[in-house]
Context: one part of a larger RNA
């Protein structure tokens, strides 16, 4: 673990509110008694409860009362019948659905055979060191202190067994052992260790003190008891089937994982609105926007200023200046959740129609949630981080299964009564795997599809724009590319070319007082620009589409594979496949104005069954075989029920009715088996 049997909301009071029932302005007896006695029996008992008026603290008053000066006004009343009893929902009182605590408190209870510590009386410590006191000879000294050498046996002295302990490592660690081995280690004439008796008990002993021991138990021992202690806690809580269906918020809470109240759920009863669409009428101050319209931010530029700071001139009054700062204004251009001179859409309330059709609302029973969660949208925190957290308003999961996403609570699609070896779609897809595909007309060559960005590239494809070009473009080839001049200046030198100023002019078909190389500096190479050759388009900038690097991790780990050049992208068009979605056909059930709607589901509500055990009554089966077991079989929407064979040996169904120890898979359940 498995299989079998046991195994949890009961009982009793009492209060409530619902079915049914007696009587009814009145119901009903309680404790007792007494008759009967096969009894779920009859009878008496009004003493008592409940209603029948109420209002007020109350005296009083009364359909009224009470507050009050009040014949105001306001409160609660007057206009609906109760009572007993059975059954069933729910509360509060009892253990109160079941198991489960650490604890706590009580006893003239039981304990020191372990252990601690104490008393009594016995026991034990191999050997082997060191040598204290005192001593005795010898020296010494005035005499001492004081030296030598011997004797001598001290001590919580030393090494080391027996004993006693238990340092440090290692194995063990469901051990060989609930504390051990094994190797090292400590103490061993002492506060030493140990035998036998025997002391003192639980808030109490002992204690060279660790809250240590007091029988594998100790910040108060075991045993019994209070006790079924409480558990806001976990876990468990047993047939069937129908009809509705949450919640995971608010507000209070020594509250926060618990409640109470309300929001939402169900049931009865009453009631009549209730949604959605369309339109008319409302108030707003969100988004945007917008700011010489306010408050406040912030740029640039202009104007102003007996401003303020530098700086210049100045004997002195003064003056001048400024790419400093301030202020005001004016231009042009912004910015704000706590700015508004505006300002939608939505929502939000009203009125109308017009569509659905009891959804609304009330009053009562009965709940359960009160730990949400992910998605999209709009905020706040956060870092325009988080499978982050708070909040709105919506989905979806929870409480929903079914296709799509390779696989996947929340994403697409779409809401499973049950039953078909019918069609038709969504949502994804349509080369195989693996059910279904063609056709046009571009793109893409990256295996891009089959993961990214700042960012970077003559990559391709389309479209726009601007110069240039049969008077010859643009590439290339061939030729010039010069004088003044080595242009002043610096400089060793500076000659187009270190740097600094300037960039003129002649010749010309061009040809910079020089694009870059180069040299110490010249030199030389080249380039702007001319001319010739060639002979047809060239050179740019700019959007758009797809590609290209940026692109590093552990299995070759890939597009769910395989492949794929389309079987990828993009448009356009016809077709197919495809779900428990919708249609068909058959069947249940519910509700219904009888046309038709409708039947996912956890906590929960509500309603209607099935089976076990006893009891009453009725009518029944059984040795020609009862019940139980076991096999096959029929029949029901489900719990389940019937026959028939074998086994079994003596019981036991069925109908109406009644009471309940009444249904098991789990509770690290309890008992037995394997």
């Nucleotide at each position: 673990g498995c299989c079998c049997g046991c195994g949890a909301g009961u009982u009793g009071g009492u209060c409530u509110c619902a079915u049914c029932g007696g009587c009814g302005a009145g119901c009903c007896u309680a404790a007792g008694u007494c008759c009967u006695a096969c009894c779920g029996g009859g009878a008496c008992g009004g003493a008592g409860g409940c209603g029948u008026a109420g209002g007020g603290a109350a005296a009083c008053c009364g359909a009224g009362u009470c507050u009050g000066a009040a014949u105001a006004g306001g409160g609660c009343g007057u206009g609906a019948a109760g009572u007993c009893g059975a059954u069933g929902g729910g509360g509060c009182c009892a253990g109160a659905c079941a198991c489960g605590a650490a604890a706590c408190c009580c006893g003239u209870g039981c304990g020191a055979u372990c252990u601690a510590c104490c008393c009594a009386u016995g026991g034990c410590c191999a050997g082997u060191g060191u040598g204290a006191a005192g001593g005795a000879g010898g020296g010494g000294u005035a005499a001492a202190g004081c030296c030598c050498u011997c004797u001598g046996g001290a001590g919580g002295c030393a090494c080391g067994a027996a004993c006693c302990c238990g340092u440090u490592g290692u194995c063990g660690u469901u051990g060989a052992a609930a504390a051990g081995a094994c190797a090292u280690g400590g103490g061993a004439u002492g506060a030493g260790c140990u035998g036998u008796g025997g002391g003192g008990a639980g808030g109490g002993g002992u204690c060279a003190a660790a809250g240590u021991c007091c029988a594998a138990u100790c910040a108060a021992g075991c045993c019994g008891g209070g006790a079924g202690a409480u558990a806001g806690c976990u876990u468990g809580u047993u047939c069937u089937c129908g009809c509705c269906g949450a919640a995971a918020u608010a507000a209070c809470u020594u509250u926060a994982g618990g409640g109470u109240u309300a929001g939402c759920c169900u049931c009865a009863c009453g009631u009549c609105u209730g949604c959605a669409c369309a339109u008319c009428g409302g108030g707003g101050g969100u988004a945007g926007a917008g700011c010489u319209a306010c408050u406040g931010g912030a740029u640039a530029g202009g104007u102003g200023g007996c401003g303020g700071g530098c700086c210049c001139u100045a004997c002195c009054c003064a003056g001048g200046g400024u790419a400093c700062c301030c202020c005001a204004c004016c231009u042009a251009a912004c910015c704000a959740a706590a700015c508004u001179c505006c300002g939608a859409a939505u929502a939000c309330c009203g009125g109308u129609g017009u569509g659905u059709g009891a959804a609304u609302c009330g009053u009562g029973g009965g709940a359960g949630a009160u730990a949400g969660u992910c998605c999209a949208u709009g905020a706040g925190u956060g870092a325009c981080a988080a499978u982050a957290u708070c909040c709105a308003u919506g989905g979806a999961c929870a409480a929903a299964a079914g296709g799509a996403g390779a696989a996947g609570a929340a994403u697409c699609c779409a809401g499973a009564c049950c039953g078909c070896c019918g069609g038709c779609u969504a949502a994804g897809g349509u080369c195989c795997c693996a059910g279904a595909a063609c056709c046009a007309u571009g793109c893409u060559u990256a295996g891009u599809u089959c993961g990214u960005a700042a960012g970077g590239a003559a990559g391709u494809c389309a479209g726009a724009c601007u110069g240039c070009u049969g008077u010859g473009a643009c590439a290339c080839c061939c030729g010039g590319g010069a004088u003044g001049u080595u242009g002043g200046c610096u400089u060793a030198g500076a000659a187009g070319c270190a740097g600094c100023c300037a960039c003129c002019a002649u010749u010309u078909a061009a040809a910079g007082a020089g694009u870059g190389c180069g040299u110490a500096a010249u030199a030389g190479c080249u380039c702007a620009c001319c001319g010739g050759g060639c002979g047809a388009g060239g050179a740019g900038u700019u959007u758009g589409g797809c590609g290209c690097c940026g692109a590093u991790a552990a299995u070759u780990a890939u597009c769910g594979g395989g492949a794929a050049u389309a079987a990828g992208c993009a448009u356009g068009g016809u077709g197919c496949c495809g779900a428990a979605g919708c249609c068909g056909c058959g069947g249940a059930c519910g509700c219904g104005u009888c046309a038709g709607c409708g039947u996912g589901g956890u906590a929960g509500g509500c309603g209607a069954g099935c089976g076990u055990u006893c009891c009453u009554c009725g009518g029944g089966u059984g040795g020609u075989g009862a019940a139980g077991c076991a096999g096959c079989u029929c029949g029901g929407u489900a719990a389940c029920g019937g026959g028939u064979u074998g086994u079994g040996g003596a019981a036991c169904g069925c109908g109406a009715g009644g009471a309940a120890g009444u249904g098991c898979a789990u509770a690290u359940g309890c008992g037995g088996g394997c």

Predicted 3D model of a 674-nucleotide part of an RNA (large-subunit ribosomal RNA, domain II) from a Planctomycetota bacterium. The full RNA is in RNAcentral, with records from ENA. The coordinates come from a structure-prediction model, not an experiment, and the mean pLDDT is 85. Taxonomically the source falls in Planctomycetota (Bacteria, Pseudomonadati).